[in-house]
Context: one part of a larger RNA
RNA sequence: CCCUCGUUAAGGAACUAGGCAAAUUGACCCCGUAACUUCGGGAGAAGGGGUGCCUCCGUUGGUGAUACUAUUUCAGGUGGAGCCUACGGAGGUCGCAGUGAAAUGGCUCUGGUGACUGGUUACCAAAACCACAGGUCUCUGCAAAGCCGUAAGGCGAUGUAUAGGGGCUGACGCCUGCCCAGUGCCGGAAGGUUAAGGGGAGAGGUUAGCCUUUGGGCGAAGCUUUGAUCCGAAGCCCCGGUGAACGGCGGCCGUAACUAUAACGGUCCUAAGGUAGCGAAAUUCCUUGUCGGGUAAGUUCCGACCCGCACGAAUGGCGUAACAACUGGAGCGCUGUCUCGACGAGGGACCCG
Numbered sequence: 001c002c003c004u005c006g007u008u009a010a011g012g013a014a015c016u017a018g019g020c021a022a023a024u025u026g027a028c029c030c031c032g033u034a035a036c037u038u039c040g041g042g043a044g045a046a047g048g049g050g051u052g053c054c055u056c057c058g059u060u061g062g063u064g065a066u067a068c069u070a071u072u073u074c075a076g077g078u079g080g081a082g083c084c085u086a087c088g089g090a091g092g093u094c095g096c097a098g099u100g101a102a103a104u105g106g107c108u109c110u111g112g113u114g115a116c117u118g119g120u121u122a123c124c125a126a127a128a129c130c131a132c133a134g135g136u137c138u139c140u141g142c143a144a145a146g147c148c149g150u151a152a153g154g155c156g157a158u159g160u161a162u163a164g165g166g167g168c169u170g171a172c173g174c175c176u177g178c179c180c181a182g183u184g185c186c187g188g189a190a191g192g193u194u195a196a197g198g199g200g201a202g203a204g205g206u207u208a209g210c211c212u213u214u215g216g217g218c219g220a221a222g223c224u225u226u227g228a229u230c231c232g233a234a235g236c237c238c239c240g241g242u243g244a245a246c247g248g249c250g251g252c253c254g255u256a257a258c259u260a261u262a263a264c265g266g267u268c269c270u271a272a273g274g275u276a277g278c279g280a281a282a283u284u285c286c287u288u289g290u291c292g293g294g295u296a297a298g299u300u301c302c303g304a305c306c307c308g309c310a311c312g313a314a315u316g317g318c319g320u321a322a323c324a325a326c327u328g329g330a331g332c333g334c335u336g337u338c339u340c341g342a343c344g345a346g347g348g349a350c351c352c353g
Base pairs, nucleotide, nucleotide: 001348002347003346004345005344006343007342008341010339011338014337019334027051028050029049030048031047036041038171052093053092054091055090056089057088058087059086061084062083063082067078068077069076094098106332107331108330109329110328111327112326113324114323118130119129134169135168136167137166138165139164140163146155147154148153172319173318174317175316177249178248179247182246183245184242185241186240187239188238191237192236193235197231198230202226203225204224205223206222209218210217211216250268251267252266253265254264277311278308289305290304291303292302293301
């Protein structure tokens, strides 16, 4: 010096990213317990007091002698001594200290997030992630939908729409606005487009034949290469619906008798221009915004304001008792975290053998 422990004057978080670590608390009995609340809870809230031993008294429970009654006996009843036991009361007594050791919650206030119990990165993450009851949309009439399999077959389910599959949301409370133009989905079928196929107008090639100025030209049938119009579904176009479907939810200018601001007006654009609620927020760049609170001093924190760079309603919005090895802030208590070190114990390191 390292590891694991013990003690420490005065101070008591000044340490530090952060009270990390350590310390405090701790058992049982009694008293006593707030806001809030879903009336269960919150609660071991908080906060107090007691605890050894001796004597006496009382009470509880156990045992039950002598005695009494009847009696041959077995036995039954009355009765309560003594002893044991637990609890309570009074008095006394010793120590610094009586749950004398040991096992054994520190507490409170206030935000955020998630309702909760639960699950998770086997071996750096346990969480505000996942799940969850509950909500809602959607598919599925049963040889169900969906899924596994080439198939047979199986799951779904020996279930049957109060069932089963899928998506989103995530207890509960109050709620969940506007937009269907685009995309998706559902419905519609008049019209447009349209494949194979049907059908085959027509065109080309070939040549029996014919014409000819001997260069060539025309050219039926058949065969062959094609092929217009027309008839051809779904889909698409089209028409309508649909947001707890994917998603989206404006700009500029002016205006009130101080100023400022703009309830109001004008104008452009849009499918519609963000409602309630919340808001410098797990979201705010500017930003340590501004004001208030807490501190002597506070980029964090709490309460407000609203100029929301870039909240916002089941990719849910805002609340919420209880809960949490979650996360931020504050206070009390407590401490070697620190001022700032010191001493001690055991084991290493190191030296000698």
A computed fold for a 353-nucleotide part of an RNA from a Dehalococcoidia bacterium, annotated as large-subunit ribosomal RNA, domain IV. The RNAcentral record of the full RNA draws on ENA. Its mean pLDDT, the model's own confidence on a scale to 100, is 86. Taxonomically the source falls in Dehalococcoidia (Bacteria, Bacillati, Chloroflexota).